This is a predicted structure of a 528-nucleotide part of an RNA (small-subunit ribosomal RNA, 5' domain) from an uncultured prokaryote.
Context: one part of a larger RNA
RNA sequence: GAUUGAACGCUAGCGGCAUGCUUAACACAUGCAAGUCGAACGGCAGCGCGAGGAGCUUGCUCCUUGGCGGCGAGUGGCGGACGGGUGAGUAACGCGUAGGAAUCUACCUUAUAGUGGGGGAUAACUCGAGGAAACUCGAGCUAAUACCGCAUAAUCUCUACGGAGCAAAGCGGGGGACCUUAGGGCCUUGCGCUAUUGGAUGAGCCUGCGUCGGAUUAGUUAGUUGGUGAGGUAAUGGCUUACCAAGACUACAAUCCGUAGCUGGUUUGAGAGGAUGAUCAGCCACACUGGGACUGAGACACGGCCCAGACUCCUACGGGAGGCAGCAGUAGGGAGUAUUGGACAAUGGGCGCAAGCCUGAUGCAGCCAUGCCGCGUGUGUGAAGAAGGCUUUCGGGUUGUAAAGCACUUUCAGUUGGGAGGAAAAGUUAUAGUUUAAUACGCUAUAGCCGUGACGUUACCAACAGAAGAAGCACCGGCUAACUCCGUGCCAGCAGCCGCGGUAAUACGGAGGGUGCAAGCGUUAAUC
Numbered sequence: 001g002a003u004u005g006a007a008c009g010c011u012a013g014c015g016g017c018a019u020g021c022u023u024a025a026c027a028c029a030u031g032c033a034a035g036u037c038g039a040a041c042g043g044c045a046g047c048g049c050g051a052g053g054a055g056c057u058u059g060c061u062c063c064u065u066g067g068c069g070g071c072g073a074g075u076g077g078c079g080g081a082c083g084g085g086u087g088a089g090u091a092a093c094g095c096g097u098a099g100g101a102a103u104c105u106a107c108c109u110u111a112u113a114g115u116g117g118g119g120g121a122u123a124a125c126u127c128g129a130g131g132a133a134a135c136u137c138g139a140g141c142u143a144a145u146a147c148c149g150c151a152u153a154a155u156c157u158c159u160a161c162g163g164a165g166c167a168a169a170g171c172g173g174g175g176g177a178c179c180u181u182a183g184g185g186c187c188u189u190g191c192g193c194u195a196u197u198g199g200a201u202g203a204g205c206c207u208g209c210g211u212c213g214g215a216u217u218a219g220u221u222a223g224u225u226g227g228u229g230a231g232g233u234a235a236u237g238g239c240u241u242a243c244c245a246a247g248a249c250u251a252c253a254a255u256c257c258g259u260a261g262c263u264g265g266u267u268u269g270a271g272a273g274g275a276u277g278a279u280c281a282g283c284c285a286c287a288c289u290g291g292g293a294c295u296g297a298g299a300c301a302c303g304g305c306c307c308a309g310a311c312u313c314c315u316a317c318g319g320g321a322g323g324c325a326g327c328a329g330u331a332g333g334g335a336g337u338a339u340u341g342g343a344c345a346a347u348g349g350g351c352g353c354a355a356g357c358c359u360g361a362u363g364c365a366g367c368c369a370u371g372c373c374g375c376g377u378g379u380g381u382g383a384a385g386a387a388g389g390c391u392u393u394c395g396g397g398u399u400g401u402a403a404a405g406c407a408c409u410u411u412c413a414g415u416u417g418g419g420a421g422g423a424a425a426a427g428u429u430a431u432a433g434u435u436u437a438a439u440a441c442g443c444u445a446u447a448g449c450c451g452u453g454a455c456g457u458u459a460c461c462a463a464c465a466g467a468a469g470a471a472g473c474a475c476c477g478g479c480u481a482a483c484u485c486c487g488u489g490c491c492a493g494c495a496g497c498c499g500c501g502g503u504a505a506u507a508c509g510g511a512g513g514g515u516g517c518a519a520g521c522g523u524u525a526a527u528c
Stems, first nucleotide, its partner, number of pairs: 001528004006524005013375006020367001021333001027330002030328003035078003040075002043071002047069002049066008085286003094211007103203002108199002111196005116150001118148002125140006156165003170191006178185002212258003219249003224246008261283004265276004288309005311322004339365001341364001343362001347361001348359004378408004388399004412469001414464005422455001427449008472517005477498003483512005493500002
């Protein structure tokens, strides 16, 4: 000199853009953070609607009834493996980089083929029982895209190459003939379902090289190193196991100890290099501590399950409940770090045909000079060089064009009014194309109409009034830009280094003046 996720002291007008528990991976009150689908299903608790009845206060209440709009609870599907947080552990194929072969991949996409015919249950519900609660048990009824056989079966799997084996589910819209038990069949279309193929995406695995300090750590290893058989995995492999062999690593640093998430980057520097790894992005690891599996395409799963432990809470003492390193917030720790805010309008995600619902992701607002950037705190003129202050050799000098005065301007803040863009969609109507038996439906395109904004009193523009509301901090002995007076008298004090102070202190304290930065300025800490 540059820099910081900074803190502290004094001070403080406005705006834009960013950042904001670096410490206790300490403990957590409360609310919210993952749901959705009725176009899979049986149903109907509540709300609305329709029908009937009663009461009357004549438009209300009650009862019964219809699943018509919808929908609590339930079965079922998809999603809760993403998104969000943290850096404890990890010196490792964890990360970075360059390669590899023995793999899987829901949703999406390409292509081919199929979607036939049956069955038995079970929740919800009803009845009963237990329990303080959490919840649980028994009997009975019922549905499905839930579950299970049968048929069909290849370019799929296995194979001794002869052969053997394996699947499925329906639902919505529309409709001219024909059939009908009047429900529908049937046709068509859209969405599904099953098997296989290729792709895309994502994931698992292997290898070369690189990746902190310590030798006051020199030997380490028994599934250890390799082979065979078997098992296991989506897949290779001591991954596991039985047997056999005795190997394997190491001074090019094994093992052990300490420290640490890694990287793109950030910071400094002319560079080489050093330091660092907040925000943003990629990967990894973790989710009260330790262990385990289940489900699933994917987890050994932050807001899932089981066991053990510590802690907290409830209890009728028999037994139960919980996990903020999600967003806010609380206590504690600390020099130190924010609101128990609005909204799904946009972007993105989940579910859904869609409308839509959910989304503390996100987009916004709030707080803080924490940082960077921009603007303002007036402009011109003005010598009687006013008054006052300070100083003086008492003549003056300086503060100083500074002020006052005169003439202007009105950024920003304030008040009033106007006012984009972030909005494309969705919906509806019409036309055209496609599909079709069809001018239905569905899909695509175009046009018209309607119409969605948290921010928001938005950005921006105009008007109004008046210099009106807006300057501090540090320093002045040398390094280092900037000097005098008074007080003090080795005292009080200063200090980054050299050093000042013991009666004329430009170094302490105050004042006047000056210098440097400026809504900041200094100090401390840290890195180069």